This is a predicted structure of a 68-nucleotide RNA (Fluoride riboswitch aptamer (crcB RNA motif)) from a Terriglobia bacterium. Of the family's consensus pairs, 100% are formed in the model. Model confidence (mean pLDDT): 75 of 100. Rfam family: Fluoride riboswitch aptamer (crcB RNA motif). Rfam links the family to the GO terms positive regulation of gene expression and response to fluoride.

RNA sequence: AGCAUCAAGGGCGAUGGAGUUCGCCUGAACCGUCCCCCGGUGAGGGGGCUGAUGACUCCUGGCUGCCA
Numbered sequence: 001a002g003c004a005u006c007a008a009g010g011g012c013g014a015u016g017g018a019g020u021u022c023g024c025c026u027g028a029a030c031c032g033u034c035c036c037c038c039g040g041u042g043a044g045g046g047g048g049c050u051g052a053u054g055a056c057u058c059c060u061g062g063c064u065g066c067c068a
Stems, first nucleotide, its partner, number of pairs: 009026005016059006032049006
């Protein structure tokens, strides 16, 4: 100096925050999906759809409908 393992800590899970919980990563985890064109199972271009959650709950923000 490098590699591996363990512990602790930290980080991540398509748009914000918090609690609980699950999974993943530790220099990575992560960076949604469908159709069409081109094309090399890549990259790129065009059109469309769902959602503030990984999951549950709450808050904030946004959209739609109804009532007062």
It was read from a public genome assembly, where an Rfam model found it.